Context: one part of a larger RNA
RNA sequence: GAUGAACGCUGGCGGCGUGCCUAACACAUGCAAGUCGAGCGGGGCUGUUGGUGCUUGCACCGGCAGUUCAGCGGCGGACGGGUGAGUAACGCGUGGACAACCUACCCCAUACAGGGGGAUAACAAUUAGAAAUGAUUGCUAAUACCCCAUAAGCCGGCGAAACGGCAUCGUUUAGCCGGAAAAGAUUUAUCGGUAUGGGAGGGGUCCGCGUCUGAUUAGCUGGUUGGUGGGGUAACGGCCUACCAAGGCGACGAUCAGUAGCCGGCCUGAGAGGGUGACCGGCCACAUUGGGACUGAGACACGGCCCAAACUCCUACGGGAGGCAGCAGUGGGGAAUAUUGCACAAUGGGCGCAAGCCUGAUGCAGCAACGCCGCGUGAAGGAUGAAGGCUUUCGGGUCGUAAACUUUUUUAGGCAGGGACGAAGAUGACGGUACCUGCAGAAUAAGCCCCGGCUAACUACGUGCCAGCAGCCGCGGUAAUACGUAGGGGGCGAGCGUUAUCC
Repeated sequence: GAUGAACGCUGGCGGCGUGCCUAACACAUGCAAGUCGAGCGGGGCUGUUGGUGCUUGCACCGGCAGUUCAGCGGCGGACGGGUGAGUAACGCGUGGACAACCUACCCCAUACAGGGGGAUAACAAUUAGAAAUGAUUGCUAAUACCCCAUAAGCCGGCGAAACGGCAUCGUUUAGCCGGAAAAGAUUUAUCGGUAUGGGAGGGGUCCGCGUCUGAUUAGCUGGUUGGUGGGGUAACGGCCUACCAAGGCGACGAUCAGUAGCCGGCCUGAGAGGGUGACCGGCCACAUUGGGACUGAGACACGGCCCAAACUCCUACGGGAGGCAGCAGUGGGGAAUAUUGCACAAUGGGCGCAAGCCUGAUGCAGCAACGCCGCGUGAAGGAUGAAGGCUUUCGGGUCGUAAACUUUUUUAGGCAGGGACGAAGAUGACGGUACCUGCAGAAUAAGCCCCGGCUAACUACGUGCCAGCAGCCGCGGUAAUACGUAGGGGGCGAGCGUUAUCC
């Protein structure tokens, strides 16, 4: 000098930030991911309208409109948010490579959308179960599913030429054979669908270099190292498998052990360097512990599924339910870290043609001197140098222009009035906030540490190697500037000291 700090004493205001560093301990409760009726069929309710029966105000059947509910279907739940357990690794950083790759939504271009079929949820009935959840039978729709057609281009096979390169090879162009598409909706404005190519953005993989400590860890390795055939992947590859060979790594530190998320940055320092990785930004990993795949453009998926384990809860004992390292909040641990707040007004995200809905992302508010910055606690005049305290050589000295007193101002605070920007036509949580104007009145606001040297600041009394102080040197055993108190002084100031850690 610095801090995500804590502790002690003290504490007026504002702005901007920051706030579980410990138990990746366990979690009550609420919320944190939905949306689309302009994909589809139905149930309920409301309004309106038509018909039939007739007991003239009811029942049944149907149409239209609105609303709502679950279901099928689509898109999104792979983003956003959290945490740092694991990881010494191509994890990260940096620079390259992919002639070994993928990419929903978005943009551009080209070419298309012809015909047909069978189901199934919802629903109804029956039925099992305490529940969670099912079972059977029957009915129905689609932008759900399937089949056929068509194929400019695309994919696979055969075989050819030209050009090019980077070893395998790449690009382009004729030919033959085989294969794969589509969906409608609508307020008629549009919004969608299929195929192929390109783009943008996003991802995957590989490589060079760099990346803590220990040799009181010296040898390590069997899919191990390489090859061939096969499988698998979007893709290369022992990634997997069968067979064959016997290799591969290591004193330039393998293996083992310990520690640790990495970086931009941050702190310090003249720099070199040292330390560190809170907040903010990028990457990675994880989601009670371990394992697994499914769906999907994308996951091996925090608020999805299955299995195992521990724990908690419900149970009719047969069986079930759960996962805050999301936002609040609770217990616990700890020196220690906040509200079960408001709003989608803004920014951004998901869905939707849109209106809009959802959004604990975000914007704000609350709490905390935790940090930085700013402001205030008055200003000017005022000597009988008052009273009082302390001290004294008893003359005085000092607190001290300090106070009183006079004049004056009103920042912050209070009261009253007005009142935003942030919003584009409407829409403002913040908020009657910021800010402006007026009114009253010095009114409501100063402490903490130190005074032997280092180190700015000295006397008196008490104590008497006691009580105590102390960062180092060291003070204290009867005149202690070093202990305690008082007066005075010095430093900083809404803070001041102490402790811890880094330079």
About this RNA
Predicted 3D model of a 503-nucleotide part of an RNA (small-subunit ribosomal RNA, 5' domain) from an uncultured Eubacteriaceae bacterium. Its mean pLDDT, the model's own confidence on a scale to 100, is 84. It matches the Rfam family "Bacterial small subunit ribosomal RNA". The RNAcentral record of the full RNA draws on Greengenes.